[in-house]
Description:
The RNA shown here (transfer RNA) has 71 nucleotides and comes from an Acidiferrobacterales bacterium. It matches the Rfam family "tRNA". Rfam classes the family as a transfer RNA. The coordinates come from a structure-prediction model, not an experiment, and the mean pLDDT is 85.

């Protein structure tokens, strides 16, 4: 300068238009002589800003940060 990937709970990861789901953590209860274990429930999230659409984490536009590649 171009082109490609990425952005989803407190971490990591999924989700091709229809209640946003898993592991780990966090938290209440319960099991126990007692727990870091087990078992039940619970709080907490789509980068921002428009467009399509009844209806967008998905689809198009533009913007910002990350990574990679090219020059």
């Nucleotide at each position: 300068u171009g082109c490609g990937g990425g952005a989803u709970a407190g971490a990591g990861g999924a989700g091709u238009g229809g209640u946003a789901c898993c592991u780990c953590g966090c938290u209440a209860g319960g099991c126990u002589c007692a727990u870091u274990a087990c078992c039940u429930g619970g709080a907490g999230g789509c980068g921002c800003g428009g467009g399509u659409u009844c209806g967008a984490u998905u689809c198009c536009c533009g913007c910002u940060c990350c990574c990679g590649c090219u020059a």